Annotation
A computed fold for a 97-nucleotide RNA from an Anaerolineae bacterium, annotated as Bacterial small signal recognition particle RNA. The sequence was found by an Rfam model in a public genome assembly. Rfam family: Bacterial small signal recognition particle RNA. About the family: The signal recognition particle (SRP) is a universally conserved ribonucleoprotein involved in the co-translational targeting of proteins to membranes. Lineage of the source: Bacteria > Bacillati > Chloroflexota > Anaerolineae.
RNA sequence: AGUCGGGACUCGCACGGCGGGAAACACCGAACCGUGUCAGAUCCGAAAGGAAGCAGCACUAAGGUGGCUACCGGGUGUUGCGGGUAUCCCGGCUGUG
Repeated sequence: AGUCGGGACUCGCACGGCGGGAAACACCGAACCGUGUCAGAUCCGAAAGGAAGCAGCACUAAGGUGGCUACCGGGUGUUGCGGGUAUCCCGGCUGUG
């Protein structure tokens, strides 16, 4: 000096990890301005009955909480595979001085 291999470096993919995270599920959730049922009380009626309807209860809306997921993201990872080499490091071989 050349060449080969490996590493640093870089790109891509896969996997893991971290963060975010709709929908769905579960739970909570309305004094009145949601629904249903409406005790008590009220109104109409001669009566039979009817009407509206507070509280309570139930179901839920808006919304909230919880765990999970599709998905998204990164100067994520002494991870693996493949590619790239201008430069650097290590080793082998060859040649020259």